This is a predicted structure of a 73-nucleotide RNA (transfer RNA) from an Actinomycetes bacterium. The sequence is in RNAcentral, with records from ENA. Its Rfam family is "tRNA". Rfam classes the family as a transfer RNA. Model confidence (mean pLDDT): 81 of 100. Lineage of the source: Bacteria > Bacillati > Actinomycetota > Actinomycetes.
[in-house]
RNA sequence: GGGCCCGUAGCUCAGCUGGAAGAGCACCUCCAUGGCAUGGAGGGGGUCGUGGGUUCGAGUCCCAUCGGGUCCA
Numbered sequence: 001g002g003g004c005c006c007g008u009a010g011c012u013c014a015g016c017u018g019g020a021a022g023a024g025c026a027c028c029u030c031c032a033u034g035g036c037a038u039g040g041a042g043g044g045g046g047u048c049g050u051g052g053g054u055u056c057g058a059g060u061c062c063c064a065u066c067g068g069g070u071c072c073a
Base pairs, nucleotide, nucleotide: 001072002071003070004069005068006067007066010025011024012023013022019056027043028042029041030040031039032038049065050064051063052062053061
């Protein structure tokens, strides 16, 4: 330098052929227990790496770019 893959909540990851963002764990509150562990109910938290474009509508499609991984040179 080139090819491919990944980037979504604090962490690990889903998100189908574009219809507008979710799970588990973690965190907060409450309930059960004398208390802990544990279980149950509820809640907060996201510019979907960044910047453009296409579209009525983009996490999803297109272009550029940044970071990580991997292969080739």